[in-house]
RNA sequence: UGAGUCGCCGAGACGGCCGCUGCUCGCCGCGCUGCACCCCAUGGGGAGCGCGGCGGGUGGAGGAAAGUCCGGGCUCCACAGGGCGUGGUGGUGGGUAACGCCCACCGGCCGCGAGGCCAGAGCCAGUGCAACAGAGAGCAGACCGCCGAUGGGCGCCGCCAGGCGCCACAGGCAAGGGUGAAACGGUGCGGUAAGAGCGCACCAGCGGGGCGGGUGACCGUCCCGGCUCGGUAAACCUCACCAGGAGAAAGCCCGCGUAGGGAGGGAUGACGUGGCCCGCGUCGCGAUGACCUCCGGGUAGGGCGUUCGAGGCCGCCGGCGACGGCGGUCCCAGAGACAUGGUCGUCACCGGCCGCCGCGAGGCGGCCGGGACAGAACCCGGCUUACCGACGGCUCAGGAU
RNA sequence: GGGGAUAUAGCUCAGUUGGGAGAGCGCGUGGAUCGCACCCACGAGGUCGGGGGUUCGAGUCCCCCUAUCUCCACCA
Numbered sequence: 001u002g003a004g005u006c007g008c009c010g011a012g013a014c015g016g017c018c019g020c021u022g023c024u025c026g027c028c029g030c031g032c033u034g035c036a037c038c039c040c041a042u043g044g045g046g047a048g049c050g051c052g053g054c055g056g057g058u059g060g061a062g063g064a065a066a067g068u069c070c071g072g073g074c075u076c077c078a079c080a081g082g083g084c085g086u087g088g089u090g091g092u093g094g095g096u097a098a099c100g101c102c103c104a105c106c107g108g109c110c111g112c113g114a115g116g117c118c119a120g121a122g123c124c125a126g127u128g129c130a131a132c133a134g135a136g137a138g139c140a141g142a143c144c145g146c147c148g149a150u151g152g153g154c155g156c157c158g159c160c161a162g163g164c165g166c167c168a169c170a171g172g173c174a175a176g177g178g179u180g181a182a183a184c185g186g187u188g189c190g191g192u193a194a195g196a197g198c199g200c201a202c203c204a205g206c207g208g209g210g211c212g213g214g215u216g217a218c219c220g221u222c223c224c225g226g227c228u229c230g231g232u233a234a235a236c237c238u239c240a241c242c243a244g245g246a247g248a249a250a251g252c253c254c255g256c257g258u259a260g261g262g263a264g265g266g267a268u269g270a271c272g273u274g275g276c277c278c279g280c281g282u283c284g285c286g287a288u289g290a291c292c293u294c295c296g297g298g299u300a301g302g303g304c305g306u307u308c309g310a311g312g313c314c315g316c317c318g319g320c321g322a323c324g325g326c327g328g329u330c331c332c333a334g335a336g337a338c339a340u341g342g343u344c345g346u347c348a349c350c351g352g353c354c355g356c357c358g359c360g361a362g363g364c365g366g367c368c369g370g371g372a373c374a375g376a377a378c379c380c381g382g383c384u385u386a387c388c389g390a391c392g393g394c395u396c397a398g399g400a401u
Numbered sequence: 402g403g404g405g406a407u408a409u410a411g412c413u414c415a416g417u418u419g420g421g422a423g424a425g426c427g428c429g430u431g432g433a434u435c436g437c438a439c440c441c442a443c444g445a446g447g448u449c450g451g452g453g454g455u456u457c458g459a460g461u462c463c464c465c466c467u468a469u470c471u472c473c474a475c476c477a
Stems, first nucleotide, its partner, number of pairs: 001397007009389001012347007020060014037046004062373001066384002069382005074247004081278004086243005091105005106120001107118004121238002126236002128232002143177002145173003150170002152167006185203006204228001206225008251304004261295005269283004297476003311330008349370009402473007411426004420457001428444005450466005
């Protein structure tokens, strides 16, 4: 100088003025008081509750509060059952309340490296797909090419047997060219008419077996085999594991009000229950009909759930680590149309321009501009996505000293 | 707050074992007509909402964003 990785922070800090909101304390005003308490005493006062105002104290968004993509708590229905179906996950071992998350390791790929990425099980269970190009694309194939061993044709020689030469019709071959994302191992020697794992040596790959190491994924090594192929499962599918549904508009209590009106379905019924069946629970069981769908009607007020929780911080111990155990300490938003904002000043930071100083890196001063992404709504653990920037630790490569 | 669906030419929409990007209307040019419309022929026009992944190959399969539309209260 460039790069990698991990952690941490993020309205830049301080102050003035104005403002919002939860809780709490005090004072004032208004309203209510059934029971119970205190005082004077039959009607008041204190006190209590509610509302409003003023003043004081104290608390008041995030690392992602976001997307709602996973996993749980919690609530209701069998605290959840059986079968089929459907969906999800997918190396191994751990962590955890749980996970598709995290940690460590294994294997593959990329990078000089620190490191990064991987839906990373199974195409010898079966089925399917591979357009175009190309001769041939799935127990493949011969366009150019190579050959003339075998059969055939022609010519020449020979007394016969036959020999030699030419052709490339049948035929043999797959080394080379060419197509493609992918063409049935690579190099060398032998071999042959030409060739070819046809044979051999080494290498790569596949399958089987033995030994050693590891909890395991897997690794190392030796032997044998036929020389040998494959790709795709984020294609159907197979295997293993997981998953009941709905979600705070869940669910519960109080209050106000209305026409339990109309139409349809309805008893091998309806609902919980979602795709189906069984089972379970509740209601109904013969029509004055439980329940469902649609239309119509009414209310949109108060309270609980609701913020103390798998919680934060510090220390010690165990573990490579994720994390766990013990002890101490702290209380830290809670709306119901939705609160944390606005403005001014000083200082600091970043960028641009100008001036001065300095050989130079740079320093000082002035002016202008900038400060992101984004706003809790039942609560947690993650992932992903967005983001002006700031700080710190460790590591790698190159150059200089 | 919670769920569902959609995005392909200017507009409305098709697009399935993943391999050609299409139809109708509209637009342009030419023809036909004395001229216009209807009509006939030809043509242009697409980052398949955006990005990444799987695959030889993605509108299609998977993941992440963006935008639009839509549905959910309680009582008798």